[in-house]
RNA sequence: GGAUGACAGUGGCGAAAGGGUGCGUAGCGCGUGGGUAACCUGCCCUCGAGAUUGGGAUAACCCCUCGAAAGGGGGACUAAUACCAGAUGAGGUCGUUCUUCGCAUGGAGAAUUGUCCAAAGGUGGGGACCCUUCGGGGCCUGCCGCUUGAGGAGGGGCCCGCGUCCCAUCAGCUAGUUGGUGAGGUAACGGCUCACCAAGGCUUACGGGUAGCUGGUCUGAGAGGAUGGUCAGCCACACUGGGACUGAGACACUGCCCAGACUCCUACGGGAGGCUGCAGUCGAGGAUCAUUGUCAAUGCGCGAAAGCGUGAACAUGCGACGCUGCGUGGAGGAUGAAGGCCUUCGGGUUGUAAACUCCUGUCAUUCGGGAAAAACUGCACGGGUGUGAAUAGCGCCUGUGCGUGAUGGUACCGGAAGAGGAAGCCGCUGCUAACUCUGUGCCAGCAGCAGCGGUAAUACAGAGGCGGCAAGCGUUGUUCGGAUUUACUGGGCGUAAAGGGUGCAUAGGCGGCACUGUAUGUCGGGUGUGAAAUCCCACGGCCCAACCGUGGAAUUGCAUUCGAAACUGCAGAGCUAGAGUGCAGGAAGGGAGAGCGAAUUCUUGGUGUAGCGGUGAAAUGCGUUGAUAUCAAGAGGAACGCCGGCGGCGAAGGCGGCUCUCUGGAAUGCAACUGACGCUGAGGCACGAAAGCUGGGGGAGCAAACAGGAUUAGAUACCCUGGUAGUCCCAGCCCUAAACGGUGCGCACUUGGUGUUGGGGGAAUUGACCCCCUCAGUGCCGUAGCUAACGCGUUAAGUGCGCCGCCUGGGGAGUACGGCCGCAAGGCUAAAACUCAAAGAAAUUGACGGGGGCCCGCACAAGCGGAGGAGCAUGUGGCUUAAUUCGAUGCAACGCGAAGAACCUUACCAGGGCUUGACAUGUAGCUGCACGUCCAGUGAAAGCUGGACUCCUUCGAGGGUGCUACACAGGUGCUGCAUGGCUGUCGUCAGUUCGUGCCGUGAGGUGUUGGGUUAAGUCCCGCAACGAACGCAACCCCUGUGUUUAGUUGCCACUCCCGCGCAAGUGGGAAGCACUCUAAACAGACUGCCCGUACAAGCGGGAGGAAGAUGGGGAUGACGUCAAGUCAGUAUGGCCCUUACGUCCAGGGCUGCACACGUGCUACAAUGGCCGGUACAGAGGGAUGCGAGACCGCGAGGUGGAGCAAAUCCCCGAAAACCGGCCCCAGUUCAGAUUGAAGUCUGCAACUCGACUUCAUGAAGUUGGAUUCGCUAGUAACGGCGCAUCAGCUACGGCGCCGUGAAUACGUUCCCGGGCCUUGUACACACCGCCCGUCACAUCAUGAAAGCCGUCUGCACCCGAAGUCGCCGCGCUAACCCGCAAGGGAGGCAGGUGCCGAAGGUGUGGGUGGUGAUUGGGAUGAAGUCGGAACAAGGUA
Repeated sequence: GGAUGACAGUGGCGAAAGGGUGCGUAGCGCGUGGGUAACCUGCCCUCGAGAUUGGGAUAACCCCUCGAAAGGGGGACUAAUACCAGAUGAGGUCGUUCUUCGCAUGGAGAAUUGUCCAAAGGUGGGGACCCUUCGGGGCCUGCCGCUUGAGGAGGGGCCCGCGUCCCAUCAGCUAGUUGGUGAGGUAACGGCUCACCAAGGCUUACGGGUAGCUGGUCUGAGAGGAUGGUCAGCCACACUGGGACUGAGACACUGCCCAGACUCCUACGGGAGGCUGCAGUCGAGGAUCAUUGUCAAUGCGCGAAAGCGUGAACAUGCGACGCUGCGUGGAGGAUGAAGGCCUUCGGGUUGUAAACUCCUGUCAUUCGGGAAAAACUGCACGGGUGUGAAUAGCGCCUGUGCGUGAUGGUACCGGAAGAGGAAGCCGCUGCUAACUCUGUGCCAGCAGCAGCGGUAAUACAGAGGCGGCAAGCGUUGUUCGGAUUUACUGGGCGUAAAGGGUGCAUAGGCGGCACUGUAUGUCGGGUGUGAAAUCCCACGGCCCAACCGUGGAAUUGCAUUCGAAACUGCAGAGCUAGAGUGCAGGAAGGGAGAGCGAAUUCUUGGUGUAGCGGUGAAAUGCGUUGAUAUCAAGAGGAACGCCGGCGGCGAAGGCGGCUCUCUGGAAUGCAACUGACGCUGAGGCACGAAAGCUGGGGGAGCAAACAGGAUUAGAUACCCUGGUAGUCCCAGCCCUAAACGGUGCGCACUUGGUGUUGGGGGAAUUGACCCCCUCAGUGCCGUAGCUAACGCGUUAAGUGCGCCGCCUGGGGAGUACGGCCGCAAGGCUAAAACUCAAAGAAAUUGACGGGGGCCCGCACAAGCGGAGGAGCAUGUGGCUUAAUUCGAUGCAACGCGAAGAACCUUACCAGGGCUUGACAUGUAGCUGCACGUCCAGUGAAAGCUGGACUCCUUCGAGGGUGCUACACAGGUGCUGCAUGGCUGUCGUCAGUUCGUGCCGUGAGGUGUUGGGUUAAGUCCCGCAACGAACGCAACCCCUGUGUUUAGUUGCCACUCCCGCGCAAGUGGGAAGCACUCUAAACAGACUGCCCGUACAAGCGGGAGGAAGAUGGGGAUGACGUCAAGUCAGUAUGGCCCUUACGUCCAGGGCUGCACACGUGCUACAAUGGCCGGUACAGAGGGAUGCGAGACCGCGAGGUGGAGCAAAUCCCCGAAAACCGGCCCCAGUUCAGAUUGAAGUCUGCAACUCGACUUCAUGAAGUUGGAUUCGCUAGUAACGGCGCAUCAGCUACGGCGCCGUGAAUACGUUCCCGGGCCUUGUACACACCGCCCGUCACAUCAUGAAAGCCGUCUGCACCCGAAGUCGCCGCGCUAACCCGCAAGGGAGGCAGGUGCCGAAGGUGUGGGUGGUGAUUGGGAUGAAGUCGGAACAAGGUA
């Protein structure tokens, strides 16, 4: 000295792109279509022209210096494409002139001697010639730059039309506000800013809330609805707020200044910072990833290029977050293995599932191979071509070669091995595919809705099984759908939510006939645009698919242009059918204002006397001071009887005696006039019952409040006696109503019938009436149609059009807050939280009614006898008890289970025992013993302990028995609300259903209702019903009459025999079956006959008949109701106990007794009691039985034993009745309880605890309150007899039998029960229903509230940073000018100052949110209190 690398600096370009986020923003922000004649545009492309002469600085570097740092300060030197001045001007700017065009301002072009305005070089190659300081330069040429101008492309600024969420409980907002003139400012228009002038401007404005917008995405048939994450376009923002600088572009994410909050550093003086870039950290949260690789590709910036940079991008990783593909094996395999689960114990199921056999080889594993994405640019070497003097160079085209991969040794391919490594989640009551067991027991829990769970849960939990989906499944959240449930497509308003109380009228909407024009709507064509992606279609690329590529379609829109003119609109000129005016004659009411009658009350007078009045009944009240009643006169107020009528009028509210005045409207008729003048009607205005309010009058009657009397549990009510506001008038408010036809107004159209009011016409008449037609109004019935039904139906709720109002589940609530109105009361407007799974309409079937009609029943009434009072018996409750076993509980439990509790029964209690058991079956083992009998001990017995006798046998074993062990027995333990069966009850009431048809959308109806009739849904007639079933009746049994058959044990009339007797007669036998009777069959009664009545069914009367209208009685109980009764009669599911909840024994208890109730017996007496005598039954029972005659006992009974398995014998004397006698009204000659004594009988045993007998005793009781029961004829009542159970009996009970034997029923008003029809219903567990309000308690949300605390914001004022702009600029100042110089000038800078100005401060308003002692109502909550308001005539509609 050079080269290279790194790092500074000057200069250029970039940093305004790319990337992130959605705070703000309701805006020209976005979307879409336009405008810019009001604009800008670096880099890029094309074209034209040019690129000249000079100058002064300054970083770096060096020196000094301040500071802890961040950072500075001073001095000296230097370069440029940095900076400055001059020249030139193709051209541009400004000015002037002209031409031309347009869309108002205006645009375009031309001329111009006028004015102002430029520039910079770098680098590669090169043969002559020239210069040279010998390095090089000039010159030529290439490339990159530079200046100026024109044009382009792309990008941007600004402006405009249209579209773009919710709230009107935000209705008025606005002073730079709106416009003008001028100026400033900007790239550019503009109040963008300023001065002056004018007084305008906007209105879903203003205000509040929420939100980035779009292409798109999700959903939906669509129209719509919801949404805006990824991708793409636009906007906005970059810690919060303000500001400018630089630049082509910013008011700038990783620039600057200021203020504020926060964090960090500090030497305390001062500084630094901004992840909503990519990763990552912390916090918060239900919740969202790696501090990865590479610039290989794509793209961007810079560069001449190589290249450099790039958390853009491309890749990889994590996450089942989504979409898609694949696998977890395939085939065979039945003894249907084991195990599990269930079971009716047979079996079923898991299930060909597994095992097992034979295969396959995806994915994963391992081994090997191994891409595409790479195309260039580039580099090297060639070829062609352009430029050029050039075979330099450079540009372009092309050939060959080289080089470039983060992903990644990945995708993919091949080999190997082996079913090997790979299935879960949810559900199973209905909706909704899928069922059983166990556990639990309104607990634990489930649940989307309905709802499940209280001992048999397919609903909880587990299990097995099954269903669904599947590398997922289920839940939660969200959106759309279903939802025609906001209805544009596509809803409604009589009663379900919903017609404004009514009219007049403004805006608006809608609008008759015909013509002309126009072209805003409307229709058609063209053009531009509607970005790409997405969606759809076709084709194609990854093995397929997801995904991707290419093309098409679509993008329903907007703009512009051309055309059409029917309809609509607009303009013009017409018409008369809508509408209005006029005229005529009537009809007739309404509103406002002024003058006469009935009645009530009061006053005065007369007559007159003791009550009046009032009620369900009373009382308060009035009245001897004379009421009520009655006569006369007077006063005063209010309202108008008859006429009077689903008659009239009015817009509605509403309007009623008569006369006068004022006034509105309608209808009818005639067609003279106007010429669409019409309809509706948001706001607005007016009217608007009653009550109420203010002021002033008036006040007879009535009458809130109030007082008194009643009623009542109470009665602040209903009823009664009084009575004040008020009701009436004038003036002014209020403005509501079931202001209802629960039906807005107008117009048009659509079969009819029949009333009535007003008008007109026709015919007719002397005139009318009647009759016919028509218009308007007002009713009823009905066609089509409509309607959920009911119903509406020319007066529509039918069919259409126009306009208005209103509705969108119930409650909260027509409430709160806010606003408007009002004197007040209050009205209008009008939510939310919270809560419920409904609220509601119409109709149906029942049930019910202090609704109606018809009918029945010993239901009432008429009668007879009882109960309730007494004593006793018996059952129950209660009490007691060791136990008083259990069940039955209104009718329909209570003399019931029980047709027999001293032991037993017996289930209860205390005690003593047993444990395969008191009883059944089976298995195994042992014994050859048993069973049984006897004995001893102990004991209350049972039992326990011990002893003695004793097997059969074919000798294999078997049978019987005992013991041991195991299965099991056993249970009167629970559940009758798990059940079967049986029974009670409504009720022996007359009902309950079905098939087919018909009607109804349907539930359902019809049939079965109706007119008659019956005991009857019995029968007849009628009928959209026709038939049928279960019930009724009949068939069955007993009884009442007769006939036939049969004749012993029944019968004895006739006949015979024997005995007794004088005889009448009587006892026995034979014969007999006539009679009675017995017991079998049959007959008979059917409204069959007659009369009356009736359509018939039938009913009334009569004859005959033993019996007459189902002859009397029984058996027989429809569909169903009461979770009626019974697990204790038996059976039975489930649960529970198993040396006890089983079983045995002896004793006790079921019988206990201050009391209460039910059912009975006996009585209270004379229709009776007692004594004596004398008659007449039926039905039953009898062998461990009935037991005769005879004897004994007063008697119960005893002795005894004939006869009889029964028409034979026995129980067995029937009693009341009848005849005679006594008693004489009394607690008795009534009544018999209780008690004492003595007995009898049964029984192992009569103490607790039997019955009976005799004697004695001799209680209550003199006919029974309220109330209540049975019975209608052989019944009630009275009287006795028998039987079952049973040793006996507490039986006076139960079930039967016969004897004697009545009274009464006018009748259906009432009580009870029932049947049919009808009506109302808010009931349906069905009136023992439902349901309302206060109070009390708990919880929740909410309003008010003295205040308190946030947040947003308006106005006024104060302070005023940075900064732009303006002014000053005496300090400082290289370039240019003057000057020789000093110096001066121009310009600039610092600095100062003014306007504006963020944050901050003060004051005063407004909005909104939170909280708040207390307070208001609201909602909700298994069993609280008080009443009983509503639903039925709800007991006062």